């Protein structure tokens, strides 16, 4: 100087005034609420809703098919489609990076145009050979080495050998397939024999394999309160308390089981005395879930490494019309203009606001700080 990669911050510093949670005082106490005091208050993506999960209910919880996901080996983790190392197989001089990385001999379909022919192919031009002909041609046999199309045309090279040639046969090569060694946990790597002589490509095309997968979700789910109307008991009575739970009609059913769950089906297997439908009327409040946990962060041991033990530590948002803000000064960052320098002067600061939580991917971004490695000078 150019590049790779991997981690960190997300403006600061004072002033006033203004919000939400938890705490402790004091006022006030029928309930509301009221002063001060301390502690805390929106990200790396809170986003998207793309994967896993914890939790809550179906639920006490099976099998099948259909559907999904995933796709090279080992490993981490609560679990993935995530993260690690490490094999192939591309790209780069490198550091690195990228991979819908099992199967094409189970079938099925696609490979446009060009070309004689794109799967078990095929003769345009050309080469030979025989026939006719003065020739030029022209017919009938053979060939796939040579030329052309075309992304790709049934293995390269160089020889025998043939009328011409051809894996026809050799030699040495690539590829396939066998079988031995060796190393490695493995995927795979390295080596050495043997052979048929070679039998395209797509599966992020349908499809076979191989392994996983219960749905639904915090608007999940619980308490409480409210209620028009009835029954009960106290009480002369306004009225009070308990318990039930709105009223009114049609149909179907009570173990010969209406309806329902197993959130697609079928089988099975549970629940169950109500249930659906039509007119009509009452509530819509408040509290719980609500953040202490797969939890931050320091150090030590293990490991290539993701991470795992183990010790010290800390306590970081819970709103519910939905808080964390306004206004002032000063300073920083970057960017441009002046300036020998100091410095002045204008611009701009980005992308963006929790809502039940966490693990990651994905996207959208203004700059800055730190390591570590590569080439090149």
């Nucleotide at each position: 100087g150019a590049g790779u990669c991997g981690g960190c911050c997300a403006g600061g510093c004072g002033a006033u005034c203004g919000c939400g949670g938890c705490g402790a005082g004091g006022c006030a106490u029928c309930c509301a609420g009221c002063c001060c005091c301390g502690c805390u208050g929106a990200g790396g993506a809170a986003a998207g809703u793309c994967c896993g999960g914890a939790c809550u209910c179906c639920a006490c919880a099976g099998a099948g098919c259909a559907g999904g996901g995933u796709g090279g080996u080992g490993g981490g983790c609560a679990a993935c489609g995530c993260c690690c190392a490490c094999c192939c197989g591309g790209g780069g001089u490198g550091a690195c990076c990228c991979g819908c990385g099992g199967g094409a001999c189970a079938g099925u379909g696609c490979c446009a145009c060009a070309g004689a022919a794109a799967g078990c192919a095929g003769a345009c031009c050309g080469c030979c050979g025989c026939c006719g002909g003065a020739a030029a041609c022209g017919g009938c046999g053979g060939u796939a080495a040579g030329g052309g199309u075309g992304a790709a045309a049934c293995g390269g090279u160089g020889g025998u050998g043939u009328a011409a040639g051809a894996g026809a046969c050799c030699a040495c090569c690539a590829g396939c397939g066998c079988c031995c060694c060796a190393g490695g946990u493995g995927a795979c790597u390295g080596g050495g024999g043997c052979g048929g002589c070679u039998c395209g490509g797509u599966a992020a095309a349908c499809c076979c394999c191989a392994c996983c997968c219960g749905g639904a979700g915090c608007a999940a789910g619980g308490c409480c309160a409210a209620g028009a109307g009835g029954a009960c008991g106290c009480g002369c009575a306004a009225g009070c308390g308990u318990c039930u739970g709105c009223g009114g009609g049609a149909g179907c059913g009570u173990u010969c089981g209406a309806g329902g769950g197993c959130u697609g089906c079928u089988c099975g297997c549970c629940c169950g005395a109500g249930c659906c439908c039509c007119c009509g009327g009452g509530u819509a409040g408040g509290c719980c879930g609500c953040a202490c946990c797969a939890g931050g962060u320091c150090g030590c041991u293990g490991g290539c490494g993701a991470c795992a033990g183990c010790g010290g530590u800390c306590g970081c948002a819970g709103a519910u019309g939905g808080a964390u803000g306004a206004u002032c000064g000063c300073c920083g960052g970057c960017c441009c203009g002046c300036c020998c320098a100091c410095g002045c002067g204008g611009g701009u600061c980005a992308c963006a606001g929790a809502a039940u939580c966490c693990g990651g991917c994905u996207u959208a971004u203004c700059g800055g700080c730190c390591g570590a490695c590569u080439c090149g000078u």

The RNA shown here (Bacterial RNase P class A) has 377 nucleotides and comes from uncultured Microlunatus sp. It matches the Rfam family "Bacterial RNase P class A". From the family's description: Ribonuclease P (RNase P) is a ubiquitous endoribonuclease, found in archaea, bacteria and eukarya as well as chloroplasts and mitochondria. Model confidence (mean pLDDT): 77 of 100. The RNAcentral record of the sequence draws on MGnify.